[in-house]
Context: one part of a larger RNA
RNA sequence: GGCCAACGGUGGAUGCCUUGGCGCCUACUACCUAUGAAGGACGUGACUGGCUGCGAUAAGCCUCGGUGAGCUGUCGAGUGAGCUACGACCCGGGGAUGUCCGAAUGGGGAAACCUGACACCCGUAAUCGGGUGUCACUCUGGCCUGAAUAUAUAGGGCCAGUAGAGGGAACCGGGUGAAGUGAAACAUCUCAGUAACCCGAGGAAUAGAAAGCAACAGCGACUCCCUGAGUAGCGGCGAGCGAAAUGGGAUGAGCCUAAACUGUAUCGAUGGUAUAGCCCGGUGGCGAUGUCGGUACAGGGUCGUGGGAGUUCAAGCGUCGACGCACCGGUGUCGGCACGGAGUUACAAAAUCGGCGGCUAGCAGAAGCGCACUGGAAAGGCGCGCCACAGAAGGUAAUAGCCCCGUACGCGAAAGCCGACCGAUCUCCGGUUGAACCACCCGAGUAGCGCCGUACCCGAGAAAUUCGGCGUGAAUCCGCGAGGACCACCUCGUAAGGCUAAGUAUAUGUAGGCGACCGAUAGUGAACCAGUACCGUGAGGGAAAGGUGAAAAGUACCCCGGGAGGGGAGUGAAAUAGUACCUGAAACCGCUGGUCU
Numbered sequence: 001g002g003c004c005a006a007c008g009g010u011g012g013a014u015g016c017c018u019u020g021g022c023g024c025c026u027a028c029u030a031c032c033u034a035u036g037a038a039g040g041a042c043g044u045g046a047c048u049g050g051c052u053g054c055g056a057u058a059a060g061c062c063u064c065g066g067u068g069a070g071c072u073g074u075c076g077a078g079u080g081a082g083c084u085a086c087g088a089c090c091c092g093g094g095g096a097u098g099u100c101c102g103a104a105u106g107g108g109g110a111a112a113c114c115u116g117a118c119a120c121c122c123g124u125a126a127u128c129g130g131g132u133g134u135c136a137c138u139c140u141g142g143c144c145u146g147a148a149u150a151u152a153u154a155g156g157g158c159c160a161g162u163a164g165a166g167g168g169a170a171c172c173g174g175g176u177g178a179a180g181u182g183a184a185a186c187a188u189c190u191c192a193g194u195a196a197c198c199c200g201a202g203g204a205a206u207a208g209a210a211a212g213c214a215a216c217a218g219c220g221a222c223u224c225c226c227u228g229a230g231u232a233g234c235g236g237c238g239a240g241c242g243a244a245a246u247g248g249g250a251u252g253a254g255c256c257u258a259a260a261c262u263g264u265a266u267c268g269a270u271g272g273u274a275u276a277g278c279c280c281g282g283u284g285g286c287g288a289u290g291u292c293g294g295u296a297c298a299g300g301g302u303c304g305u306g307g308g309a310g311u312u313c314a315a316g317c318g319u320c321g322a323c324g325c326a327c328c329g330g331u332g333u334c335g336g337c338a339c340g341g342a343g344u345u346a347c348a349a350a351a352u353c354g355g356c357g358g359c360u361a362g363c364a365g366a367a368g369c370g371c372a373c374u375g376g377a378a379a380g381g382c383g384c385g386c387c388a389c390a391g392a393a394g395g396u397a398a399u400a401g402c403c404c405c406g407u408a409c410g411c412g413a414a415a416g417c418c419g420a421c422c423g424a425u426c427u428c429c430g431g432u433u434g435a436a437c438c439a440c441c442c443g444a445g446u447a448g449c450g451c452c453g454u455a456c457c458c459g460a461g462a463a464a465u466u467c468g469g470c471g472u473g474a475a476u477c478c479g480c481g482a483g484g485a486c487c488a489c490c491u492c493g494u495a496a497g498g499c500u501a502a503g504u505a506u507a508u509g510u511a512g513g514c515g516a517c518c519g520a521u522a523g524u525g526a527a528c529c530a531g532u533a534c535c536g537u538g539a540g541g542g543a544a545a546g547g548u549g550a551a552a553a554g555u556a557c558c559c560c561g562g563g564a565g566g567g568g569a570g571u572g573a574a575a576u577a578g579u580a581c582c583u584g585a586a587a588c589c590g591c592u593g594g595u596c597u
Stems, first nucleotide, its partner, number of pairs: 001596005007590003015582001016547002020518002022515007029507002031167002039101003042055003046079002049075003061095006070083003106115003116135007137164002139161007171202001172200005182189001186236001212219002223250004233241002254499003257443001261299010277286002279330006304477001306442003310437006318337007339430005351425005356419005362411002368384004373380001385402002387391001394404002448472006455465001458484001479494005534541002554581001557568004
């Protein structure tokens, strides 16, 4: 020095474990914000570094409930001082306080800082100083003013507004809009109207009460699912893309306007004393009345077997009152009461009270003992029982239905919230129907058309339909649109205004459950004080790191040593379980013995 064996060191694999993740399901809940959010900075404890909580009232204050004996959060122990059956701590409902920054909003600013004005108050001999409140911008409404320019308008000023702003994981509507890729290359095409960016809204959003489908039979808003169907189609007819009706389900709801006509107010024009007006007839009277046009408000009206307006007629119309220039006769309108109906998500709009049900703390909840068995420890073994609407799960010194906590079943709210339920108050609505005549209205720079694009299964095609740009430019029911060029017939519908719950999507969040999901190089980046340490000017990138033991019982005391560390002693079942702590592989380094040279 090699090899072998045994024993160590180092190292942290493996096994076991799990406080953390991952995925799915169910229910609930779903917007927050100038009454200052989300997110932070700085403070705040008797001693206090971090985390958590809280805000100068600062690990808290008040109040109402629950619970019932201890309590003063945690890493993380201690000392001190306290609180508590006059109910503390803890849990839940409501309230108060809530520094500074941040949309940040008196002004400024390199966020958490600097610095004002006004009113009132405190303080000083006085100034400085301190406190409370108000003071940003835009929009909407109202009032007052008010140029060029007479009316006016622009502009200005004041007042009011829980009006806006900023934030939000995914979901939703819209705008802009790729490329890799595929086509075995590549250009039309595809990826894909995807990703990304931007705008906007809500608890959902969008859509929505047919100018729709269909096909000689019919349906009857929208949305979502299944089917139709990888069909009909589109397509360098390549790659590939890819419907709809019907049928079956979920849910279920329908409404308001514009216009004609009428009234009131106002503005402009016309007109000049009646030929038009003042509800009708007669008589009288009044008259800047009337007529035409515009605007505002109110009534009226809302449809496709077309509807409505206007005029006339017929029938109907609870009762009381008022009004319509005067009188008589008629008639119309309005209001009150009664009766009937409806209602807070559309159809008008505020709610309040009570009941019932639910949520936000909780309560109660059956039944086992013994052993001189093993063991450190019994829940294991043995023996004899018991409960079960409860043998889910977890804990307890190993494996517990009957020890603990729970589980099944059942019960519970002062306060706040929710409800599609019931009732009351309240609020709103209600009298028309039919016939005839008439031809007044029925959404205009719109529809359509031309050119150019675009979305649809549809790539310009025979190309309807949709939406947009430029141009042109109708009709009003004897109208207009659609039924895939176009025409005729037929059928269906009624555009150019608006609102609308449910069924549907998502999961930041709350609660519960499940897993042929992971088990610390896995599973989230993060089981541990992690978006931390660290890196980067910055945008941004981004770790490592779990396990003593049942219980600290965490080794009193002695010895060596300056200490670190160790040897005894002691604890413990175990200390080769000693906080560098379960197990403790290999590489690597040793020690002892053997053997070979």